Predicted 3D model of a 106-nucleotide RNA (SAM riboswitch aptamer (S box leader)) from uncultured Sporosarcina sp. Taxonomically the source falls in Sporosarcina (Bacteria, Bacillota, Caryophanales, Caryophanaceae). Of the family's consensus pairs, 91% are formed in the model.
RNA sequence: CUUAUCAAGAGAAGCCGAGGGACUGGCCCUACGACGCUUCAGCAACCAGCCGAAAGGUAAGGUGCUAAUUCCAGCAGGAUCACAACUUUACGAUCCCAAAGAUAAG
Repeated sequence: CUUAUCAAGAGAAGCCGAGGGACUGGCCCUACGACGCUUCAGCAACCAGCCGAAAGGUAAGGUGCUAAUUCCAGCAGGAUCACAACUUUACGAUCCCAAAGAUAAG
């Protein structure tokens, strides 16, 4: 960089000791010990393997994951609704799309 997926699923113990949830805002987790590391366990099925004509299945290999929808929203565009106004503008809600991010394969 390209492609695919991101509403489901799955946590205990030990060590450490103040931050963490990518960024910004919100909201949350956290001395009843977060985050991180290690061990064990589990989830999933992207790649590989095996079974199969295929659909699909399996889970001993390589990754990944195991608070909250990627925790929610974001910048641009589109659709609908609502409000205000003389006009231009600005503002709100819902949805779609995109962006950003994460993971896998190449």